The RNA shown here (small-subunit ribosomal RNA) has 1503 nucleotides and comes from an anaerobic digester metagenome. The prediction has a mean pLDDT of 84.

RNA sequence: AGAGUUUGAUCCUGGCUCAGGAUGAACGCUGGCGGUAUGCUUAACACAUGCAAGUCGAACGAUGAAAUUUCACUGAACCUUCGGGUGACGUGAAAUGGAUUAGUGGCGAACGGGUGAGUAACGCGUGGGUAACCUGCCCUAUGGAGAGGGAUAGCCUCGGGAAACCGGGAGUAAUACCUCAUAGUCAACGAAAGCGCCUGCUUUAGUUGAGAAAACUCAGGUGCCAUAGGAUGGACCCGCGUCCCAUUAGCUAGUUGGAGAGAUAACAGCUCCCCAAGGCGACGAUGGGUAACCGGUCUGAGAGGGCGAACGGUCACACUGGAACUGAGACACGGUCCAGACUCCUACGGGAGGCAGCAGUGGGGAAUAUUGCGCAAUGGAGGCAACUCUGACGCAGCAAUACCGCGUGAGUGAAGAAGGUUUUCGGAUUGUAAAACUCUGUUAUUGGGGAAGAAAGAAAUGACGGUACCCGAUGAGGAAGUCCCGGCUAACUAUGUGCCAGCAGCCGCGGUAAUACAUAGGGGACAAGCGUUAUCCGGAUUGACUGGGCGUAAAGGGCGCGUAGGUGGCCUUAUAAGUCAGGUGUGAAAGGUAUCGGCUCAACCGAUAAAUUGCACUUGAAACUGUAUGGCUUGAGUAUUGGAGAGGCAAGUGGUAUUCCUAGUGUAGCGGUGAAAUGCGUAGAUAUUAGGAGGAACACCGGUGGCGAAGGCGGCUUGCUGGACAGAUACUGACACUGAGGCGCGAAAGCGUGGGUAGCGAACAGGAUUAGAUACCCUGGUAGUCCACGCCAUAAACGAUGAAUGCUAGGUAUUGGGGUUACUCAGUGCCGACGUAAACACAAUAAGCAUUCCGCCUGGGGAGUACGUGCGCAAGCAUGAAACUCAAAGGAAUUGACGGGGACCCGCACAAGCAGCGGAGCAUGUGGUUUAAUUCGAAGCAACGCGAAGAACCUUACCAGGUCUUGACAUCCUUUGCACGUUUUAGAGAUAGAACAUUCCCUUCGGGGACAAAGAGACAGGUGGUGCAUGGUUGUCGUCAGCUCGUGUCGUGAGAUGUUGGGUUAAGUCCCGCAACGAGCGCAACCCUUGUUGCUAGUUACCAUCAUUUAGUUGGGGACUCUAGCGAGACAGCCGUAGACAAUACGGAGGAAGGUGGGGAUGACGUCAAAUCAUCAUGCCCCUUAUGAUCUGGGCUACACACGUGCUACAAUGGUCUGUUACAGAGGGAAGCGAAGCCGCGAGGUGGAGCGAACCCCACAAAACGGAUCUCAGUUCGGAUUGCAGGCUGCAACUCGCCUGCAUGAAGCUGGAGUUGCUAGUAAUCGCGAAUCAGCAUGUCGCGGUGAAUGCGUUCCCGGGUCUUGUACACACCGCCCGUCACACCACGAAAGUUGGCAACACCCGAAGUCAGUGAGGCAACCGCAAGGAGCCAGCUGCCGAAGGUGGGGCUAAUGAUUGGGGUGAAGUCGUAACAAGGUAGCCGUAUCGGAAGGUGCGGCUG
Repeated sequence: AGAGUUUGAUCCUGGCUCAGGAUGAACGCUGGCGGUAUGCUUAACACAUGCAAGUCGAACGAUGAAAUUUCACUGAACCUUCGGGUGACGUGAAAUGGAUUAGUGGCGAACGGGUGAGUAACGCGUGGGUAACCUGCCCUAUGGAGAGGGAUAGCCUCGGGAAACCGGGAGUAAUACCUCAUAGUCAACGAAAGCGCCUGCUUUAGUUGAGAAAACUCAGGUGCCAUAGGAUGGACCCGCGUCCCAUUAGCUAGUUGGAGAGAUAACAGCUCCCCAAGGCGACGAUGGGUAACCGGUCUGAGAGGGCGAACGGUCACACUGGAACUGAGACACGGUCCAGACUCCUACGGGAGGCAGCAGUGGGGAAUAUUGCGCAAUGGAGGCAACUCUGACGCAGCAAUACCGCGUGAGUGAAGAAGGUUUUCGGAUUGUAAAACUCUGUUAUUGGGGAAGAAAGAAAUGACGGUACCCGAUGAGGAAGUCCCGGCUAACUAUGUGCCAGCAGCCGCGGUAAUACAUAGGGGACAAGCGUUAUCCGGAUUGACUGGGCGUAAAGGGCGCGUAGGUGGCCUUAUAAGUCAGGUGUGAAAGGUAUCGGCUCAACCGAUAAAUUGCACUUGAAACUGUAUGGCUUGAGUAUUGGAGAGGCAAGUGGUAUUCCUAGUGUAGCGGUGAAAUGCGUAGAUAUUAGGAGGAACACCGGUGGCGAAGGCGGCUUGCUGGACAGAUACUGACACUGAGGCGCGAAAGCGUGGGUAGCGAACAGGAUUAGAUACCCUGGUAGUCCACGCCAUAAACGAUGAAUGCUAGGUAUUGGGGUUACUCAGUGCCGACGUAAACACAAUAAGCAUUCCGCCUGGGGAGUACGUGCGCAAGCAUGAAACUCAAAGGAAUUGACGGGGACCCGCACAAGCAGCGGAGCAUGUGGUUUAAUUCGAAGCAACGCGAAGAACCUUACCAGGUCUUGACAUCCUUUGCACGUUUUAGAGAUAGAACAUUCCCUUCGGGGACAAAGAGACAGGUGGUGCAUGGUUGUCGUCAGCUCGUGUCGUGAGAUGUUGGGUUAAGUCCCGCAACGAGCGCAACCCUUGUUGCUAGUUACCAUCAUUUAGUUGGGGACUCUAGCGAGACAGCCGUAGACAAUACGGAGGAAGGUGGGGAUGACGUCAAAUCAUCAUGCCCCUUAUGAUCUGGGCUACACACGUGCUACAAUGGUCUGUUACAGAGGGAAGCGAAGCCGCGAGGUGGAGCGAACCCCACAAAACGGAUCUCAGUUCGGAUUGCAGGCUGCAACUCGCCUGCAUGAAGCUGGAGUUGCUAGUAAUCGCGAAUCAGCAUGUCGCGGUGAAUGCGUUCCCGGGUCUUGUACACACCGCCCGUCACACCACGAAAGUUGGCAACACCCGAAGUCAGUGAGGCAACCGCAAGGAGCCAGCUGCCGAAGGUGGGGCUAAUGAUUGGGGUGAAGUCGUAACAAGGUAGCCGUAUCGGAAGGUGCGGCUG
């Protein structure tokens, strides 16, 4: 940093996809070690169990353990002088002692820990403010602590209750509570001085009022009260920033403000009374949705974009909702009260509970850990302290969840082992890889040692942990997988599969040779991981601030006026808001960056620095912008003069034409079309003449001309009126530009009311056309078109180009002004430079260079649709989605192909002719049918007398039956033997059996060779499949004139140029011109043949002259014919004309031949997946006692039928008969041609001369010509069919050959639609020959004889070539493609409704509780001797008030019979709308009609 994907290819636009990084992840396969982190993203779902907040006895009463001492009792045991003594254990009492602690009291429990539901907010961030505030513990300072009092819990007792717990009575303490004293303090009033930031603040003097305390301790000390200050923590206020929806546009009554009061720590509508009517909102109020915010984190070059786990700061919440109490602090996670839901206990009366603390459980989910250890460290609460508590925290456990590090060994080692895979069978590869040998010991295992973390203080204290680490031992031992290998993207082969199974991120693979599926071998990548999935950023400049666009790709509003807003000419002065510079504060820490350091390294951790682009304050600068001030005239405007104009509105008026009416003339048609018909007309049309009526539109002028903002505007006259332009002066003095909303105008169609209606004319009717014709064409014709008034608001409302200003070469035409000219101003067009653009193109009328403002776009379809809203009488318009679906859709240009586009040209293409085919009979081929089989192939032209130049057997591939299995054929090996042959039996034959006969050649004597038999296996064999796996060969376009290349040039490129153009030719043939110059394959020529002639040569050919003969028979000749070799000849060479002085054409001469003389061979690049696997060859597949081989017989020859190609005819241009009547060419001949002669009516037989051929034979050519006859008839035409008798070939003629003779004598009298060949020695006609072949030709290939007609010409049909044009085609028109209908599936809308949720509103009810009132009930402190008072409380009442209820609405979700369109689907149905002039040019708006595409009317556009 890019890449793939739209096309035949190209450039562009544009989407989709990929490569990168990341994660609190999950899933699949796999898994050695360690370090450091991290670990319910879902159900703020429900929770069993344990623990998570206590502590203080140095506040208090009470309790009074251990221990000690003393006394008493008991008396084990010991001693004993036997009297007793000592006396353990135990018991009791007392004292000392003070452990423990339920309660009172103090402090803490508001921290720490969790979670992210709510919240779009001063909640958070950032910077400020409080002269409007509070602050326990802590620090500093000052002062103080005097005198009293009454209760109460615990405890005891009585009672209630299942329990929770509660009540009565007696009595008691305090650092609990209360009263008084004192107080430098506070508050109020008012005065002075100073100061400040608006209300104010400070100091001082005065008056009045109010208010403190607690003690404990041996002591040191600790605690208490007041005041001031600090620190810390909090509270409130403000500026700025903080997501999406306008299909949420208006919201708001405590609402906004004021005066007063209350409340609060404090300001404030925070609350209340009164007064005013304000406040917020397009700079987005209100409403809805979503969401904790930030430091940061991921990504990115950055700007940005996404996220907000862990760590840190803030906020909010603690089952849901409400409320207050206590307190310095809460409206309180492990507190209270109430309501609700849920769970649990219950004796049914009533109670208890709240893991979003740590573990853990269930549930949900793709998914997230141990009911662990310890307070050793750090931190916290309490305490004087010891210490206690601490699921904070420190650690361990589980998990590859992430990051980092290490290892799974190293060296040598070629017989390149074995095995695997593959193979062209040679080999290659796995692969130095292994084995083997020599080493090492990281790690793992094990033995020994063993910390720091502990707090500088003598000691004690370590959960982690015998851990890290160190030393040693053993031993390569225990440790590699995952994904991928078609392109993107690094890495290829084999087998299997056969559009199946499957793959796939995109493009796309798979239909029998898959590097894309599956497996294997090999390879590539990463590695204790690797892939996949999900999500985010990137790539994507694909929302463009950096950094995009809008003529045709998506995109300029239909046009104007103008509000807000944005922007704004020149000069002066001031200011300092923006701007710039310096300074100060802040921007927490962590993180990130740089440097250094600590764990062996790294991850990780520490230190320092820079940075934190921001905000605030402050000091300055003054160019620019803003603001203020004063001026200026060039922007803009005004006045004046002038001319131009379909500018607008209104009134009047004119002529032409159409139609109608009246009258005349006049008669049979008119009208209409491609052709017709409907229609009109003898009741007099059309036509024509005259008169009249009425409506609409204004020919010519008229024009890429004029005017207007656009829509639009066209006879003439008048009136009213808008704008622009030019000239010259004067005036105002920035008054300007743009313009969201808004307002106005706005073609046609359409709507409403009332008129009008000539023509035209949706709908409709009829006639045609057609398969149909709801169309195109025709005849009619209603709305409408016209007018007035009112709506509608859309068009391809287009220059598909917003408005304004300035600048940037020229040329040319035109309109209107000015100027004597030169020229100039304002418009309207064309060409064109620079420049721009994807290209096309634009180019002073920009799509160029710049500035300002507005509108709009972000893949195609769904869809300008749905829903909602606004407007409208309606039609509808405006605004305007999503689900779902595709990988494209699109623009411009290129090459082709195509066009019922154009131009030019050619061809027996048409035309002009001749002869046919299509009708008949037969032959032959094909289809179909039949069959055991009728083998197979060929299928428009370009299959069908084709493969087949010849099926009775064979051929033969088909069928039936009989046989063989290393085989009918080939090679190799072994053994044996010559091989072979003859005869015979059975059999349909193949075959089987028997008999007979025989001993090959060479030799170095080992053997070898040919042949045959037997045997074994490798193999043979296949006309089996695939011509869509192939080679080769062939057909066709087409003997058409084309097809390309090199270099150069042009173009971003595909490509173009050359090869186009003007002529010309049969021709890309040649000439000229030209950014081309050359070249190649084709054309032509060279080749063969034919036509003329010369020379040479004459045998088997020839014979003029000379002899000779029946006969060129023989001699002879070399003249002629002919033969066959070598030459000549024709080139537009000559002349004339035309042409451009060319190419060339026309005419002429000469010539055998004249314009490539005739014919042949020769077939460019390519097209048709054209034909052929059955000529041959061949890959792969298939068969292998058969799909091979062989034999006999049958079939390929069938036959209701259809088609193609031929033959023979239908007759007189003919048939038949006859003739001593002619005349060819080219071929063939030895298993051959076969003469003469003889026999036969004949086919033929016999015969065997001659000939391997200019010698002999096939072999008489036939039409023709002469004569005779037939006389128009199904015939003396025609010959099918059939009978009989024969001949030939062949092993064989039945299926199934050919020929002959006699007899028979069918159809057919010139052929419908249609269609074929042919332009001269051609058509037509006549015979001859050859190949194949035993035999078999009407076929095929050749040969000669006789021998025409027509061609004006290129309009049309067919085919082809060149240029051009259009295209939505590129499998290329046999293309593409539209809509309805039918079927299946999918998402969505509507829908009588139904069921939920949410937030409000109105009313009802009203818990707890604060506040207020009341307080007849109750009460210790104070006063009072007492009565009583002050004060307090219960209770009651009231305001507010959660949940709940009722009601009508709103929003939203789900669902709903049915219904609507949409999308997607394999070869469905109907048509053919669009793309070519798409066959009626298309499209836009509108109206109407129709199965459907669509048609038609009106207006518009050219795309």